Predicted 3D model of a 1485-nucleotide RNA (small-subunit ribosomal RNA) from an uncultured prokaryote. It matches the Rfam family "Bacterial small subunit ribosomal RNA". The prediction has a mean pLDDT of 83.
[in-house]
């Protein structure tokens, strides 16, 4: 110090989350030791038991108990006796009990903190210093006697003491009253001196010293009381509160001031700088965090406050309204003889309860401190210690060194091997902290007191010695033996250090956020390994931090959340120039205070540290005082530039009221006139023969004002438009004059405020919510049409909101330019460089996340106001205010999500736009869809109908050949190292073959015959051993390879540079051009790559070379005839090499690229035609069944062999084809011309037979030699429009061929049979030239063939294209977007289901507080007091007040509730399709 998370990616805004520190903690796992700290945060809930405040005999009367010594009796034990002594129960009296200890209920307060005052105060014990202490009196506890009661306790009689109580005396520096002098101050006043009068005191004890104690008075110290300034929570959905209230006079009361209390008088007092009310809370030093400012907190320790079962009250006392005192009331608990009593752990332990959770009914007064005492001493759960607890902090240890065959196990891998665990272990050597055992053994202790001594003055001061330890036989030290006694927890996807295997399979589970898990999970569970901490480690909870995410330091508001709709304006805040005064703010010095502890620094003590001690610094604050005077404030004087006023002028849809006008529309009347009008995408409703629409004339009505008109003008905003008059307001300009800061902003407040809406009364032409009808539609409560009411208009009164927008508050100052425009001024001006105020556009710097803004700022500064703090819930609920209502204003929470959002980028998409292309449409030709058949698919069926392919891009596809085989499927029967192959080793020589019978075959069995070679060796077959089994089982979503498609579309990228914060852009866009990102020009781009084109092949022309099997012009030979033969290379052809075409030339256009031309030339002309060739990528496209391959699965079977069947089924649907429906034809006869291929288990000439398929002979050819081998065409004949001499399905019969075998299930031939079909609905396909159409031929596979398929070949050989509006697909540019799984996208609302929180609600149940009335304990006070007392005084009685109780009505608040409202959340529910593209009616307020 940051990081993760919104997106395909980016920048920003913004929330959520994490890493850090901390804790009085708790929980989980684990645990060796010590030191120092800490330990009921919850029920101020209830408490058994013990202890926590006593002491003094040197105040007193006394003496129950104990001890000692006496006396009497007694032998003794013992009994009795006397306070005699030590002492002392109970009692009187004194002091203490108001401290110490606990808790945090209450309290939002002078309670606390800080500072100051008391001239309104008190203070026992202590200190200093002054004075005094004379005389007298009567009681009362106790003891004793009697009585009552269960007890607690009470009553009566008699008697007694005091440092208990009372009276008298003395008395002042005391108090009160009256006066005088003087000093001081802060108003009342205070101090000093003094005069007079009045009032008030005492206690004894004793060692006889006023020593101690006592009284009065002064001062101090200490402690308290009281007053004031400032500071010290939340809520305004709490805005008004107050009757002793505020003040005065008088009186009372208090230690003292005061409405503290009372009587009277006045009507005040507090409050937006937050009164009152409600809720919450002890405050501070400090502690945690933070860079700090701050934020949070108030355990332990210290200070203050409050409280002591709840409420009230006083008494005593120096001090209390009193934790371990009293009285009363209440609740609760206990005892009881039922009459009545007792109690208060928020002291220390402890118990129950509550709770996630917090300890021993310990030791000691040895130390420190406290009470009493002269002291010894007693008391002290304060305190000192110990016990329990890893609760925290700190420290120590669990060993150290060597040791490689890098042992073994485990785990992992590419597995004959390697890696890791790992110097780790074993093993060798060393050490002994700690633990264990034994031995020694502290400091904390010095006083008081006692003894001795010294000094002087019988007492004090000093010195020496002695006594005293709970902790504790503890700390510590020494010795002994031995690695011996001692390691876990969490984590390992990213943040965040640390990775593999197995299991699981959206299951089980994890998770702080993002998110993992659906068969290869570094994220679940286990293991191995690793990482981080370590006697701890994690989790949970809470606080601060990070978070500049409440922003003083230190944020924002055009579009992300956020500028009020606008003006005026009180308070408030801020405010021009000069001078003077002052000193409130400000600054500086000084003084006081800021407790201690804590923090920080230094030093020191425990072996270190934690911890502790000493010193310093700090405590940023408050108060006082002295000084300064710049700035702010205040006061005074002054100035003119801010602001305003006056004069003149022009300006404008500025406002209010009145008058006037024409066009249009509608209606009415009359007229002309006749059949439609109107309306729409198309229609219909509607109007019209009772005369519409149309046309003309006249009349009436209401509303709005064409042209001018604008990018203009005016107004604070809303808003304002015919002309004119009156009244009113405003800004602007010019030049002077005047006032003299009069200003700016503005919470509350007041006023204005579109449209719609409301009230009352008018008005109502047109338009037009609601409503009605007609259409559209699946529906259409809409869009469209025909009507039409409120309303729109006027007057008056409400409402008070809008996307009231420039989404931009007001004011002031400053800061480059260009250009247009409105109104003035300047000037003679229709020039114009001027000037002022407005309205616009573009741009510089700057700013901004960017878009953008840019003198009309969103720049640079200043002042004031308003507003924001994640999305949803929600501008909702409740409350309040306003309103006639509608509603407006103010304005939450629970719950829920990890995003929501802004700007820009790249794509994709659009029923957006522009440009362009393609048999895309159009123009044509021929088909498909109808029929029959073939073939493939779906479906169905089946034992099986094996599997795959499924929009385009599956469906005559894998399959370029399913009768067996193929074959993967089914039935049944067999085999289990098993089928086949290869290599290597060894062995055997009939193992092989034939035949036979069982069987469906495989298989199992019987029988017969027999090897070559001399051997080795070889061949063959079998056996044996070793190596590699096998799987057409699953996953094409684990893969390679291959392929389809967009698409032969023209695109896809890179390097460097430049632009941008960045994603990214530029280049590749633009202007032309092209088939083309083809080329040219321009250009912050310059180049390059993959694609295009070209290079390759075929074809079209020519040349050269070469001629066998091809060719034959010329020469020769020969035949019935034929290149048949000799020859030849001319030609055709064959097959090798070349040439040729490049817009090269010409003309036109053009800058160029290029385009055009019936141009020339040329075989070919603008890519000549065709093929191969397929960029980056898309579709998780296809294929695990061609092959290969990871993982998983099967192993007497999912492997393998065999038989038969199936893949060929058949109500049906679809695709692709063939043949047709005929005369451009069918049939018969004759006749002509190809190319490219194939051929020896082959093609076969030729001959014969058969109607034919074919068969039997026979020959040529392993092929430019032989052969398969053409049809349409042409010539002639026939048929004559018909279900036919068209068509050939189907069926019957007879055959041929292949093959082990044609039943399921082959092809072909012949004879017979002769179905549908007469050109095909919606729709749809192919093709632009040697193409379509049509005709035949060949080949692969193959025994044969279901081939009408596929792949090739040639023959004949068209029509049409105006053109790009539309359909489809594509390319480029641009635009919008809420899409990015990318429109097959996204997404809204009702309804239905489940869950959750919440609002309303008849009511029901609580809680705290206030008010009225009634009652009223204890007690103070007041009055009285005939009774008691010598007195002081008291009992008693009366009154006021009050805690509590009762009652009544209302307010507030909480819980619950039938029913009800909306909201949120929840993979695959229903209905529609509102929004995002022009979202298909632009959206929104």
């Nucleotide at each position: 110090a940051g990081a993760g998370u919104u997106u395909g990616a980016u920048c920003c805004u913004g929330g959520c989350u994490c890493a850090g520190g901390a804790u009085g903690a708790a929980c989980g796992c684990u645990a060796g030791c010590g030191g120092c700290a800490g330990g009921c945060u919850u029920a101020a809930c209830a408490c058994a038991u013990g202890c926590a405040a006593g002491u003094c005999g040197a105040a007193c009367g006394g003496c129950a108990g104990c001890a000692c010594a006496g006396g009497u009796a007694g032998c003794a034990a013992u009994a009795c006796u006397a306070g005699g002594u030590g002492g002392c129960g109970a009692g009187u009296g004194g002091c203490g009990c108001a401290c110490g200890g606990g808790u945090g209920c209450g309290u939002a307060a002078c309670g606390c903190g800080u500072a100051u005052g008391c001239a309104a105060c008190c203070u026992a014990c202590c200190u200093c210093a002054a004075a005094c202490a004379g005389g007298g009196g009567g009681a009362u506890a106790g003891c004793u006697c009697a009585g009552g009661g269960a007890a607690a306790c009470c009553u009566g009689g008699a008697u007694u003491a005091a440092u208990a109580c009372c009276c008298c005396a003395u008395a002042a520096u005391a108090u009160u009253u009256a006066g005088a002098u003087u000093u001081g101050g802060c108003a009342u006043c205070a101090g000093a001196u003094u005069u007079a009068a009045a009032u008030u005191a005492a206690a004894a004890c004793u060692c006889c010293g006023a020593a101690c104690g006592g009284u009065u008075a002064u001062a101090g110290a200490u402690g308290g009381g009281u007053a004031u300034g400032c500071g010290u929570g939340a809520c305004a959905u709490u805005a008004g509160c107050u009757a002793g209230u505020u003040g005065g006079u008088g009186a009372g009361g208090u230690a003292a001031c005061u409405g503290c209390u009372c009587a009277c008088c006045a009507a005040g007092g507090c409050u937006a700088c937050g009164a009152u009310g409600u809720c919450u809370a002890g405050g501070g030093g400090g502690c945690c965090u933070g860079a700090g400012a701050g934020g949070g907190u108030u355990a332990u320790c210290c200070c203050c406050c409050a409280c002591a079962c709840u409420g009230g009250u006083a008494c005593u006392g120096a001090g209390a309204c009193a934790c371990g005192g009293a009285c009363c009331a209440g609740a609760c608990u206990c005892c009881u003889a039922c009459g009545g009593g007792a109690g208060g752990c928020a002291g220390c332990a402890g118990u129950g309860a509550g709770g996630a959770a917090u300890a021993u009914u310990g030791c000691a007064c040895a130390a420190u401190g406290g009470a009493c005492g002269a002291a010894a001493g007693u008391c002290u759960g304060a305190u000192g210690c110990a016990g329990c607890c890893a609760u925290g902090c700190c420290g120590c240890g669990u060993g150290c060194a060597g040791g490689a065959u890098g042992a073994a196990u485990g785990c992992c891998c590419u597995a004959c091997g390697g890696g890791u665990u790992g110097u780790a272990a074993a093993c060798u050597g060393c050490u002994u902290u700690u633990a264990u055992a034994u031995a020694g053994g502290a400091a904390g202790a010095a006083a008081c007191c006692c003894c001795u001594c010294u000094a002087c003055g019988u007492g004090u001061a000093g010195a020496g010695g002695g006594c005293u330890g709970a902790c504790g036989g503890u700390a510590c030290u020494a010795u002994a033996a031995g690695a011996a006694u001692a390691a876990g927890g969490a984590c390992c996807g990213g943040c965040u250090a640390a990775c593999u295997c197995c299991g699981u399979g959206c299951c089980a589970g994890c998770a702080g956020c993002c998110g993992c898990g659906g068969u290869a999970a570094u994220a679940c569970g286990g293991a191995g390994g690793g990482u981080c901490c370590a006697a701890g480690c994690g989790u949970u909870a809470u606080c601060c931090g990070g978070a500049u995410u409440u922003a003083u330091u230190g944020g924002g508001u055009u579009u992300a959340a956020a500028g009020g709709g606008u003006c005026c304006g009180c308070a408030g805040g801020c405010g021009g120039g000069a001078a003077a005064a002052u000193a409130a703010g400000u600054c500086a010095g000084u003084g006081g205070u800021g407790a201690a502890a804590g923090c920080c620094u230094a030093c020191a003590g425990c072996u270190c540290a934690a911890c502790u001690g000493u010193a310093g610094a700090a405590c940023u604050g408050c108060c006082a005082u002295u000084g300064a005077a710049a700035c702010u404030g205040u006061u005074u004087u002054u100035c003119u530039u801010g602001a305003g006023u006056a004069u003149a002028g022009a300006u404008g849809a500025a406002g209010u009221g009145g008058g006037c006008g024409g066009a249009a529309u509608g209606u009415g009347u009359c007229a002309u006139g006749u059949a439609g009008c109107g309306g729409u995408g198309a229609a219909a409703u509607g109007c019209a023969u009772a005369g519409a629409u149309a046309u003309g004339a006249c009349a009436c009505a209401g509303a709005a004002c064409a042209c001018c008109g604008a990018u203009a003008g005016c107004g604070a905003a809303g808003g304002c438009a015919g002309c004119u008059c009156a009244c009113u307001a405003a800004g602007c300009u010019a030049a002077u004059a005047c006032u003299g800061a009069c200003g700016c902003u503005g919470a509350g407040g007041c006023a204005c405020g579109a449209a719609a809406g409301c009230g009352u009364g008018g008005g109502g032409a047109g338009c037009g919510a609601a409503c009605a009808g007609g259409a559209u539609u699946a529906g259409a409560u809409a869009c469209c049409c025909u009507g039409g009411u409120a309303g729109u208009c006027c007057a008056c009164g409400c409402c008070g909101u809008a996307a009231a927008c420039g989404a931009u508050g007001a004011u002031u100052a400053c800061u480059c330019g260009a250009u247009g425009u409105g109104u003035g001024c300047g000037a003679u001006a229709u020039a114009c460089a001027g000037u002022a105020c407005g309205c616009g556009u573009c741009c510089a710097a700057g700013c901004g996340a960017a878009a953008g803004u840019g003198a009309u700022a969103a720049g640079u500064a200043a002042u004031c106001c308003a507003c924001c703090u994640g999305g949803g819930g929600a501008g909702u609920a409740c409350g309040u205010u306003c309103g006639c209502a509608a509603g407006a204003a103010u304005g939450a929470a629970a719950c829920u999500c990890a995003a929501a959002g802004g700007a820009a980028u790249u794509g994709a998409c659009g029923g957006g736009g522009g440009c362009c292309c393609g048999c895309a449409c159009a123009a044509g030709c021929g088909g498909u869809g109808g029929a029959g058949c073939a073939u493939g698919u779906g479906g169905u069926u089946u034992a099986a109908u094996u599997c795959g392919a499924u929009g385009a891009u599956a469906c005559g596809c894998g399959a370029g050949g399913a009768a067996c085989c193929u074959u993967a499927c089914c039935u049944g029967g067999g085999c289990u190292u098993a089928a086949a192959u290869g290599c290597a080793u060894u062995g055997u020589g009939a193992c092989a073959g034939g035949c036979u019978g069982g069987g469906a075959a495989a298989c199992a069995g019987a029988u017969c015959u027999u090897c070559u070679u001399u051997u080795u060796a070889a061949g063959c077959a079998c056996a044996u051993u070793g190596c590699a089994a096998g799987g057409u089982g699953c996953u094409g979503c684990a893969u390679g390879g291959u392929u389809g498609u967009c698409g032969u579309c023209a695109g896809c990228u890179c390097g460097u540079g430049c632009c941008g914060u960045g994603a990214g852009g530029u280049g590749u866009u633009g202007g032309g051009u092209u088939a083309a990102g083809u080329c040219c020009c321009g250009u912050a781009a310059c180049g390059a790559g993959c694609g295009c084109a070209a290079c390759c092949c075929c074809u079209a022309u020519c040349u050269u070379u070469a001629g066998c099997u091809g060719c034959c012009a010329g020469c020769g030979a020969g035949u019935a005839a034929u290149g048949u033969c000799g020859g030849g290379g001319a030609c055709u052809c064959u097959a090798a090499a070349g040439a040729a075409a490049c817009u090269g030339c010409c003309c036109g256009c053009g800058c160029a690229a290029g385009c055009g031309g019936u141009g020339a030339g040329g075989a070919a002309g603008g890519c000549g035609g065709g093929g191969a060739c397929g960029a980056u990528g898309u579709c998780a496209a296809a294929u695990c069944a061609u092959c290969a391959c990871g993982g998983c699965c099967c192993u007497u079977a999912c492997g393998u062999c065999c038989u038969g069947g199936g893949c060929u089924a058949c109500a049906c649907a679809c695709g692709u084809g063939c043949u047709a429906c005929a005369a451009u034809g069918g049939c018969c006869g004759g006749u002509a011309c190809a190319g490219a291929g194939g051929g020896c288990a082959g093609c076969u000439a030729c001959c014969a037979u058969g109607u034919g398929a074919a068969u039997g002979g026979a020959u040529g050819c392993a092929a430019a030699u032989c052969u398969c081998a053409a049809a349409a065409g042409c010539c002639g004949g026939u048929c004559u429009c018909a279900g036919u001499u068209c068509g050939g399905a189907u069926c019957g019969g007879a055959g041929u061929c292949u093959g082990c075998a044609a039943c399921u299930c082959g092809a072909c031939u012949c004879c017979g049979u002769g179905a549908a079909g007469c050109u095909g609905g919606a729709a749809u396909c192919g093709c632009u030239a040697g193409u379509a159409a049509u005709c035949g031929c060949g080949c692969a596979u193959c025994a044969g063939c279901c081939a009408u398929g596929g792949c090739g070949c040639g023959g004949u050989g068209a029509a049409u294209a105006c053109g790009u509006u539309c359909c489809c697909g594509g390319g480029c540019c641009u635009u919008g977007u809420a899409c990015a799984c990318a429109c097959c996208g996204c997404c809204c609302g009702u309804c239905a289901a489940g869950c959750c929180a919440u609002g309303g609600a008849a009511g029901c149940u609580g809680g705290g507080g206030g008010u009225g009335c009634c009652u009223g304990a204890a007690g103070u006070c007041a009055g009285u007091g005939a009774c008691c007392g010598c007195a002081a005084g008291g009992a008693g009685c009366u009154g006021c007040c009050u805690a509590g109780g009762g009652u009544a009505a209302a307010a507030c608040u909480a819980g619950u509730a039938a029913c009800u409202g909306g909201g949120g959340c929840u993979a695959a529910g229903u209905c529609g399709u509102a929004a995002c593209a022009a979202g298909g009616u632009a959206a929104c307020c």